The prediction has a mean pLDDT of 87. SAM riboswitch aptamer (S box leader) from Halobacillus fulvus, 102 nucleotides, folded computationally. Rfam family: SAM riboswitch aptamer (S box leader). From the family's description: The SAM riboswitch is found upstream of a number of genes which code for proteins involved in methionine or cysteine biosynthesis in Gram-positive bacteria. Gene Ontology term of the family: regulation of gene expression. The source organism's lineage runs through Bacteria, Bacillati, Bacilli, Bacillaceae and Halobacillus. Of the family's consensus pairs, 97% are formed in the model. It was read from a public genome assembly, where an Rfam model found it.
[in-house]
RNA sequence: AGCUUAUCCAGAGCGGCGGAGGGACUGGCCCGAUGAUGCCCGGCAACCUAUCGAAUACGAUAAGGUGCUAAAUCCUGCAGGAGCAAUCCUGGAAGAUAAGUA
Repeated sequence: AGCUUAUCCAGAGCGGCGGAGGGACUGGCCCGAUGAUGCCCGGCAACCUAUCGAAUACGAUAAGGUGCUAAAUCCUGCAGGAGCAAUCCUGGAAGAUAAGUA
C1' cells in the first nucleotide's frame, strides 16, 4: 500500500519561529509579504487505552496513544430525482481520521 467497521454542516490563539507558496487530485472558488502552508507552544474533540460512577453496550475525567485547530471533507467529479432555468435534493466514488485485520 490493501481489506473491514464507524465518523466527517459542531469545536479550537490578536502567541513564538520561519519566509513562499497553500487548500489531496480535476474543474472551480478561495487563503497568502496586513506573512499563508509548515514547526513549536497553546487550544478543541473524545476514536482507542486508563481511571471513576450501579459501570461490558450509559455517563464523567482528559493522564497515555492518535487526530484536528480558514471556508460542510470549501464546492465539485459518478448515478438518480425536482425545476423553463439559475439552482436544489438523495445516494455513491474519491479523500481524511480512528479502531481492527492479513